[in-house]
RNA sequence: GGAGUCGGCCAGGCGACCGCGGCGAGGCUCGACCUCGUCGAGGAAAGUCCGGACUCCGCAGGGCAGGACGCUGGGUAACGCCCAGGCGCGGCGACGCGCGGAAAGUGCAACAGAGAGCAGACCGCCGGAAGGCCCGCGACGCGACGCGAGGUCGCGCGGCCCUCCGGUAAGGGUGAAACGGUGCGGUAAGAGCGCACCGGCGCCGGCGGUGACGCUGGCGGCCAGGCAAACCCCGUCCGGAGCAAGGCCAAGCAGGUGCGUUGAGGUGGCCCGCUGAGCACCAGGUAGGCCGCAACGAGACCGGUGGUGACGCCGGUCCUAGACAGAUGGUCGCCACCCACUUCGGGUACAGAAUCCGGCUUAUCGGCCGGCUCCCCGC
RNA sequence: GCCGACGUGGCGCAACUGGUAGCGCACUCGACUUGUAAUCGAGCGGUUCGGGGUUCAAGUCCCCGCGUCGGCUCCA
Numbered sequence: 001g002g003a004g005u006c007g008g009c010c011a012g013g014c015g016a017c018c019g020c021g022g023c024g025a026g027g028c029u030c031g032a033c034c035u036c037g038u039c040g041a042g043g044a045a046a047g048u049c050c051g052g053a054c055u056c057c058g059c060a061g062g063g064c065a066g067g068a069c070g071c072u073g074g075g076u077a078a079c080g081c082c083c084a085g086g087c088g089c090g091g092c093g094a095c096g097c098g099c100g101g102a103a104a105g106u107g108c109a110a111c112a113g114a115g116a117g118c119a120g121a122c123c124g125c126c127g128g129a130a131g132g133c134c135c136g137c138g139a140c141g142c143g144a145c146g147c148g149a150g151g152u153c154g155c156g157c158g159g160c161c162c163u164c165c166g167g168u169a170a171g172g173g174u175g176a177a178a179c180g181g182u183g184c185g186g187u188a189a190g191a192g193c194g195c196a197c198c199g200g201c202g203c204c205g206g207c208g209g210u211g212a213c214g215c216u217g218g219c220g221g222c223c224a225g226g227c228a229a230a231c232c233c234c235g236u237c238c239g240g241a242g243c244a245a246g247g248c249c250a251a252g253c254a255g256g257u258g259c260g261u262u263g264a265g266g267u268g269g270c271c272c273g274c275u276g277a278g279c280a281c282c283a284g285g286u287a288g289g290c291c292g293c294a295a296c297g298a299g300a301c302c303g304g305u306g307g308u309g310a311c312g313c314c315g316g317u318c319c320u321a322g323a324c325a326g327a328u329g330g331u332c333g334c335c336a337c338c339c340a341c342u343u344c345g346g347g348u349a350c351a352g353a354a355u356c357c358g359g360c361u362u363a364u365c366g367g368c369c370g371g372c373u374c375c376c377c378g379c
Numbered sequence: 380g381c382c383g384a385c386g387u388g389g390c391g392c393a394a395c396u397g398g399u400a401g402c403g404c405a406c407u408c409g410a411c412u413u414g415u416a417a418u419c420g421a422g423c424g425g426u427u428c429g430g431g432g433u434u435c436a437a438g439u440c441c442c443c444g445c446g447u448c449g450g451c452u453c454c455a
Base pairs, nucleotide, nucleotide: 001375002374003373004372005371006370007369008368009367010366012335013334014333015332016331017330018329020040021039022038023037024036025035026034027033028031042350046361047360049359050358051357052356053355054242055241056240057239061272062271063270064269066238067237068236069235070234071085072084073083074082075081086099087098088097089096090095100233101232105231106230107227108226122172123171124168125167126166127165128164129163131161132160133159134158140156141155142154143153144152145151180198181197182196183195184194185193201220202219203218204217205216206215207214208213246291247290248289249288255282256281257280258279259278265275266274267273284454285453299318300317301316302315303314304313305312306311336348337347338346339345380451381450382449383448384447385446386445389404390403391402392401398435406422407421408420409419410418428444429443430442431441432440
């Protein structure tokens, strides 16, 4: 200098003027008025995907069913989040991604292919049986023609082809996937059939580690392939509803039918247990106020301290968005950056609180900082 | 705000327990008819809302996003 990887931060700045909402104080002509002061969106306020706080259902009880999660150890109020570690895969590397059980059982695998689950004989290889064709070489056996020589001919042995029976998983070929690899022996041909080494698996130990796991010794046999984001098994956790929860006040109207104290209804579903007078539907009324709810909280910042870390503990300082489902904005000037570029000019992302917190995920112009890795160059 | 359901040709719907997406109407062409309709024959038309994952394989199973639709106040 280039390429990359991981983490953190900012989210245009300053000034003037106008405007909006909450709270407090003051004023008067007491009006939902005026003046002053103060506070007023986010890292995601979003999606509502998890976990809690809070409230009601008497306590939140038992069982079944159901749901969520899933290597190990920690953190936390809790979590499906975070941290550290383990193993596997990818990458030269920094680093990233994944994670219970498939030798408990059930099930699935289209097409192709001979065969798709403790498989399979299509081609090939080998053995046997029957048949057909050839008869060169050899002259071994048998038979025939020859007096004979071994001359001629036929059959067998031999070669080729076809059919049937059987063996074989080495080779070909199909597929996403075909039941370890290499070598030697072995065999009719072959094969973990046997053996050696390597790899994997299981069982029994030893050592290290809290543990996942790692290293290592012995034995066994090669039989145990994939899918559990298929049913399922094992382990852990989960009662339900949600601030339109729920509580208080005010206003207004019109009752009717059905089921209910022999138990309705409430407890997401069922059973038990608990509770105990209403409940459901039709018709009718009101669409007002206060609390919950906003300055005390799993709060923020700084310092110290324990811990590899997430995080914990101690001390100090500081805290005011909040509604009518409704405010948090606009204009001008200077500066910064970007686009176009001769100037004039245009733009500054994603987005916007609604009971409140902790996470995850998704959206996001641009910029800054730091750790680490690889390559090249110079000293 | 809180809770729940659903997205497949132009429209309305199928697709079992994952196996290579169909039916009707519409559209196009041809036949029949003097012509039109009806009828008959043939054909076109899909990234299954978008993206990622699991799997040999995804409309189907899982996750994220987008869109559409529905329900939830109080009195009595």
Annotation
This is a predicted complex of two RNAs, RNase P RNA and transfer RNA, with 455 nucleotides together. Its mean pLDDT, the model's own confidence on a scale to 100, is 77.